[in-house]
RNA sequence: AGAGCUGUAGCUCAGACUGGGAGAGCACUAGACUGAAGAUCUAGGUGUCCGGGGUUCAAAUCCCCGUAGCCCCA
Numbered sequence: 001a002g003a004g005c006u007g008u009a010g011c012u013c014a015g016a017c018u019g020g021g022a023g024a025g026c027a028c029u030a031g032a033c034u035g036a037a038g039a040u041c042u043a044g045g046u047g048u049c050c051g052g053g054g055u056u057c058a059a060a061u062c063c064c065c066g067u068a069g070c071c072c073c074a
Stems, first nucleotide, its partner, number of pairs: 002072001004070004010026004020057001028044005050066005
């Protein structure tokens, strides 16, 4: 130099193929319970969907460029 995969909540990830409500588990916060804590129950999403541009009425999703990581070839 070339090919592929991945980047979404604090962490692990789903959602993308087939465009339209941003989500799950754990963690966290508040309350209940307890002498206190843990466990349990109730409530709460806390987010620039890696960055920029394009297409579209509408983009996490489609297209282009860039960027970080992993891996393959040499």